[in-house]
RNA sequence: CAAGUCAGCCGGGCGGUCGCGCCCUGCUAGGGGCAGGGUGAGGAAAGUCCGCGCUCCGCAGAGCACGGUGCUGGCUAACGGCCAGGCGGGGUGACCCGACGGAAUAGUGCCACAGAGAAGUGCAGUGCCAUCGCCGAGGGGCAAGGCCCUUCGGCGGCGGCGAGGGUGAAACGGUGCGGUAAGAGCGCACCGGCAGCCGUGGUGACACGGCUGGCCAGGCAAACCCCACCGGGAGCAAGGCCAAGCAGGGACGAGGUGUGGCUCGCACCGUUUGAGUCCCGGGUAGGCCGCUUGAGGCGCAUGGUAACAUGCGUCCCAGAGAGAUGACCGCCCAGGGGCCAUAUCGGCCCUGGACAGAACGCGGCUUACAGGCUGGCUUGGGCG
Numbered sequence: 001c002a003a004g005u006c007a008g009c010c011g012g013g014c015g016g017u018c019g020c021g022c023c024c025u026g027c028u029a030g031g032g033g034c035a036g037g038g039u040g041a042g043g044a045a046a047g048u049c050c051g052c053g054c055u056c057c058g059c060a061g062a063g064c065a066c067g068g069u070g071c072u073g074g075c076u077a078a079c080g081g082c083c084a085g086g087c088g089g090g091g092u093g094a095c096c097c098g099a100c101g102g103a104a105u106a107g108u109g110c111c112a113c114a115g116a117g118a119a120g121u122g123c124a125g126u127g128c129c130a131u132c133g134c135c136g137a138g139g140g141g142c143a144a145g146g147c148c149c150u151u152c153g154g155c156g157g158c159g160g161c162g163a164g165g166g167u168g169a170a171a172c173g174g175u176g177c178g179g180u181a182a183g184a185g186c187g188c189a190c191c192g193g194c195a196g197c198c199g200u201g202g203u204g205a206c207a208c209g210g211c212u213g214g215c216c217a218g219g220c221a222a223a224c225c226c227c228a229c230c231g232g233g234a235g236c237a238a239g240g241c242c243a244a245g246c247a248g249g250g251a252c253g254a255g256g257u258g259u260g261g262c263u264c265g266c267a268c269c270g271u272u273u274g275a276g277u278c279c280c281g282g283g284u285a286g287g288c289c290g291c292u293u294g295a296g297g298c299g300c301a302u303g304g305u306a307a308c309a310u311g312c313g314u315c316c317c318a319g320a321g322a323g324a325u326g327a328c329c330g331c332c333c334a335g336g337g338g339c340c341a342u343a344u345c346g347g348c349c350c351u352g353g354a355c356a357g358a359a360c361g362c363g364g365c366u367u368a369c370a371g372g373c374u375g376g377c378u379u380g381g382g383c384g
Stems, first nucleotide, its partner, number of pairs: 001380010012332007020040009042355001046366002049364005054235004066231005071085005086100001087098004101226002107224002109220003126164001127161003131157012173191006192216001194213008239289004248280005255269006296315008333353001335351006
């Protein structure tokens, strides 16, 4: 310098004009307006996929059913999350990926297409071999109208075989020697793999080593199933408090309302089919709380490989009625394109900033994202 890999971070800035939500203060006299001040989205606020807090309802205990999780150790309030490690796979490497329990002999089931055969003692299509018959060619023998023996090739019948070829993601260990008509773990040696036992190291997953065994029974459990562990339901429209009007219940109860200016009159309603007044319970509209100080952020120290924990200091950081946080202009900054100049430095013009957006809160995962910054490490090349 180039290519790569991992981790962390930013995700436009400043000024002006206009505008929006909430809170505080003041003035208007009253929850309406105006003025001033403060404050106002994210790394994912998203998907709502997991796990919790909180709230209400439910609940003797155990089991069944159903659902979820699934290597080991740790962290955590908890988790399907995170950290560290083991094993398997990929990469020259840094590093990345893995639902990774039942070493699929508890049982059942499945294995597309191709292929002869796809799993319990499997397969004969090509092929190899033996044997019988026929045909053709060559050689030989004889007692020579012909018969017999033998070699090669072809066709057919009946058998043996699991070697070679071929199909497939996968075909019932590999190499060699023996063996055989041809073959074959059929036998043997070594290797590989499996099972059992033992030793050493490790908390453990597991690793390494030794001995023995039978020649060796494919793969799939994000198929049923088995084992272990976990799991009550609904969600802030949870839920709580206050509470008009109408209806209901109780007590008292003979007057009440309207109108004409007047102690008076008129009209209507009511007097146990009870007007009106007061009280009570549940509770609708509506209002208030829940509501944001929290498993909280930042910094330092200590323990730990780390996730994380503990201590100290410091900060307060949206809380809304269906939902405010925006628009324009100027300058600047990354980035992209063009022109001039050009080894290099430079100048001018145009363009230009993504994904998205809180609604009770928190921990994760996943997904989206223009452009950029920083650091560790790896591989290759160059120069000293």